[in-house]
This is a predicted structure of a 317-nucleotide part of an RNA (large-subunit ribosomal RNA, domain IV) from a Candidatus Martarchaeota archaeon.
Rfam family: Archaeal large subunit ribosomal RNA.

Context: one part of a larger RNA
RNA sequence: CCUAGGUUAGGGAACUCGGCAAAAUAGUGGCGUAAGUUUUCGAAAAGCCAUGUCUGCUUUUAGUAGAAGCAGAUCCCAGUUACAAGGGGGCAGCGACUGUUUAUCAAAAACACAACUCACCGCAAAGCCGUAAGGCUAAGUACAGUGGGUGACGUCUGCUCACUGCCAGUACGCGAAGGCCCUUUUCAAGGGGAGUAAGCGCUGGUAAAGAGCGGGAGUAACUCUGACUCUCUUAAGGUAGCGUAAUACCUCGUCACUUAAUAGGUGACUUGCAUGAAUGGCGUAACGACUGUCCUACUGUCCCAACCUAGGAUCCG
Numbered sequence: 001c002c003u004a005g006g007u008u009a010g011g012g013a014a015c016u017c018g019g020c021a022a023a024a025u026a027g028u029g030g031c032g033u034a035a036g037u038u039u040u041c042g043a044a045a046a047g048c049c050a051u052g053u054c055u056g057c058u059u060u061u062a063g064u065a066g067a068a069g070c071a072g073a074u075c076c077c078a079g080u081u082a083c084a085a086g087g088g089g090g091c092a093g094c095g096a097c098u099g100u101u102u103a104u105c106a107a108a109a110a111c112a113c114a115a116c117u118c119a120c121c122g123c124a125a126a127g128c129c130g131u132a133a134g135g136c137u138a139a140g141u142a143c144a145g146u147g148g149g150u151g152a153c154g155u156c157u158g159c160u161c162a163c164u165g166c167c168a169g170u171a172c173g174c175g176a177a178g179g180c181c182c183u184u185u186u187c188a189a190g191g192g193g194a195g196u197a198a199g200c201g202c203u204g205g206u207a208a209a210g211a212g213c214g215g216g217a218g219u220a221a222c223u224c225u226g227a228c229u230c231u232c233u234u235a236a237g238g239u240a241g242c243g244u245a246a247u248a249c250c251u252c253g254u255c256a257c258u259u260a261a262u263a264g265g266u267g268a269c270u271u272g273c274a275u276g277a278a279u280g281g282c283g284u285a286a287c288g289a290c291u292g293u294c295c296u297a298c299u300g301u302c303c304c305a306a307c308c309u310a311g312g313a314u315c316c317g
Stems, first nucleotide, its partner, number of pairs: 001312008010303002014301001019298001027051005036041001038152001052074009075079001087296007094288002099111002115150006127136003153283004158213003163210002165206005172201003180193004214232005241275001242272001253269006
């Protein structure tokens, strides 16, 4: 010096990306317990007290044991004395939850989920495997099955069918080969024509299908702002919500709270570079080895190091 373990006065996160690690808490009995809430929970919330041993006795029992208790005595710094054995609280984000996952760097906000929704499907079905026979779904039958999306619950889910896709219709137009008709004097190759399937055109529908959801001027008796008006333009011009956000470039936005001091956190504002409604929007009790932040307790994380135990490296021999 390294590894493992332990103890440190005073301070107590000043360490650090970050309390990482360590410390602290811890059992049982009694008392007591907030906001919120889906009335279940939150909750072991938080917080306070007691706890050993000995003697005598009470209740329970037919009696013993055990349990619960009463009175007195007694020892220690300390009685769940060792071992074992929750730290707690506040505010936010995300995901409802229990669950699942990268065997061997990721356990999560990712996946799944109940629930909601769309499409297909009447059974010799739809979907899938196989050249086929045949098989799965299913010894099921629409309260079933298959496929796609969202993801408890509450409250909602706006506008657009121009494009792409899908569905339906279609008097009419386009529309292949074969077959049919005509034809180069005959045969054949060849040439021409009528009719014609799907499909396309055309018409309509469909956005919890893929997707999309503007610009420029003027205007109110201080100023500012612009309910209002004009104009260009689109298929329609972003509604309700939320908003400097896991999304905001400018940005350390502005204000307030928090600190002695805050590029942090929270609450507001908000013209949002480039939010936004099942690629779901906004809330939400409970839950989380999730993420951010603050308070308390606690501590060798640190101020600032010291010592002890065990093993090792190194050095000397």